[in-house]
Context: one part of a larger RNA
Molecule: large-subunit ribosomal RNA, domain IV
Organism: bioreactor sludge metagenome
Order: sequence, then C1' cells, then structure tokens
RNA sequence: CUCUGGUUAAGGAACUCGGCAAAAUAGCACCGUAACUUCGGGAGAAGGUGUGCCUGCAUGGUGUAAUAAUUUACUUAUGAAGCCUACGCAGGUUGCAGUGAAAUGGGGGGAGCGACUGUUUACUAAAAACAUAGGACUCUGCGAAGUCGAAAGACGAUGUAUAGGGUCUGACGCCUGCCCGGUGCCGGAAGGUUAAGGGGACUUGUCAGCGCAAGCGAAGCAAUGAACCGAAGCCCCGGUAAACGGCGGCCGUAACUAUAACGGUCCUAAGGUAGCGAAAUUCCUUGUCGGGUAAGUUCCGACCUGCACGAAUGGCGUAACGAUUUCCCCACUGUCUCAACCAGAG
Repeated sequence: CUCUGGUUAAGGAACUCGGCAAAAUAGCACCGUAACUUCGGGAGAAGGUGUGCCUGCAUGGUGUAAUAAUUUACUUAUGAAGCCUACGCAGGUUGCAGUGAAAUGGGGGGAGCGACUGUUUACUAAAAACAUAGGACUCUGCGAAGUCGAAAGACGAUGUAUAGGGUCUGACGCCUGCCCGGUGCCGGAAGGUUAAGGGGACUUGUCAGCGCAAGCGAAGCAAUGAACCGAAGCCCCGGUAAACGGCGGCCGUAACUAUAACGGUCCUAAGGUAGCGAAAUUCCUUGUCGGGUAAGUUCCGACCUGCACGAAUGGCGUAACGAUUUCCCCACUGUCUCAACCAGAG
C1' cells in the first nucleotide's frame, strides 16, 4: 500500500447518478393497529410493554397411604404424601445490559408499469418482456380442421362443437365510438375477360386429269389453323373492422378584451366519441400555476397550446402482489464533513 474485519468525538445523506455499501430493526408473549378494499385482505400495519435468576403461592397432572362403592376385580371414585407443573400471581435479588452469544423483519407515505403465483437472454439484461385465468374473432360435422411424412402411416384423440386448431387481447370494474373507399376474407346460377382441350373455315404444298402454252386443278397425303364451345381466377355486385388499417383544412362571428356555443366554404370512406393528457407518449420545455425544500431539469396535483394519446395493435380506473422504476419522510449510520486507531491476511 491492497484486502478482510472491528471501533470512533460532534454532525447525520452535507456523499452519490442513486442511501451503493454499512448501520439500524429482529425471537417470543401481551396491548394496540389507519387510509383503502375485490370484505379475503391491508397487518408482523404503525406504535408500545414485558423478557435473567431465586423463593413462595396458585392451578393442573400423576398418584402411595387412607376412605368409599359395588358387578369382589391386576375394579372404580375421592385422594394426605412424594414427584412434575406450560401459562400465571406475589415477593426478593443482580448486572451497563436478561431473545445478555449465535441465528433472527428497518418502517411509513405518493406515483408509474404489470392484476396476481409463475417463466426468460446456461456465461453482461429477471424486467414494464413472455405466460396466465378471463374475453373476442375465426376455422373444423369426424376418414374433422390443423401438423409431420413423396407414401404407408402417425399426432389431433381411443377426443366429437361445453371438443379441437389458429389469431388477437390479457384478473376484476366501467366501457369499447365513427369509417367497408384501399388491402384481406366471406357470399354472389347474371354479364365481361380467360388456359389446356374441343372445333375445323380460309389458305398453301404435292399431282390424276384438262389445256398448244401460260396455267387451272378433284380425291388423298401433308402444312397452317379463323369463327365458335370452354373452369377457377380477375373485372363486377354485396357483406365484413375484438380483419390489415384509417379517423381533415380554411375563414368569419357575442354589449371591454379574450374566446367562440354559432355560421360559411373546400375535401373525405369517415373526419378521433367516452376517457385520459408536458404522459414509459410533449419537440419548443426546466411549458404555466399550486404543493413539498432555505434553495427542486426529478416528484405530486392541476391546466390543455395532444410537435406526434385514444378505445381488445384495447381506453380509463383498481384492492392485493413485485430481488420492478421513481419521489418524499422517520429511524439509522464513517456514505460524507475528515479522517483516526486496532486486528488479521497478502
């Protein structure tokens, strides 16, 4: 010097991103215990008191002697003595200190998120992420849908729509608004378009024949292949948002000012409803006001000018819960003012 422990005047978070670390609390018994609440909780809430040892008493147990009873028994009942007595009562005694060591909750208040118990990045993340019960939509009638597999076959399931698969949401309470124009999905005996295939017109090659020649040219064999028929799909017509998603602009107006219940206009499929709101979302921003502090970019309560909240990509609340995030207070302390000493190890 480093590490591991121990102690510390006065102060007590002034330390620090942050009370990180440490200290404090602690067992048991009794008293007592708030808001809130889903009436279960919250709760060991909080906050107090007692706690050792000795003697005695009380209580109860066991039960000898004794007594009593009868069904005469290794019986039952009462029960001096003796022994034991948790909890308790009284008195005494002692130390600085009695859960005398060790082990053994710090507590309270406000807010965010997630209901909860649970799960997770084996080796930097335990969480607000995942799951969850509950809710909803959708598919599936059984040789089910779906999944694995060229197939056989298997799972689903020795199940049968109160079942099984998929997707979203995520206890509970109050609710879940408008838009089907786009995309998706579902439905639609019409119409348009449309493949293979069917269909074979026209045309061409070849040559029997005809013709003096130029040339014409049946059948056949070949080549080409028009019209027409022709499914799903797409177009088209409807439905559907707890499907993917979306949910406006400008101008004017009231007897101070300001603001605009009101009016006009343009656009749209429809123009954001309830609730919440500088929020895990607010750029400007340390917004403004109030609270807390002597002093508060954080925190809490409001306001609403929501850059860019918003309703199962759920909205807003919510008791309980949390090695969760954040703010405050009490207690406590070498975290600090500011350092000192002691022991051990290197």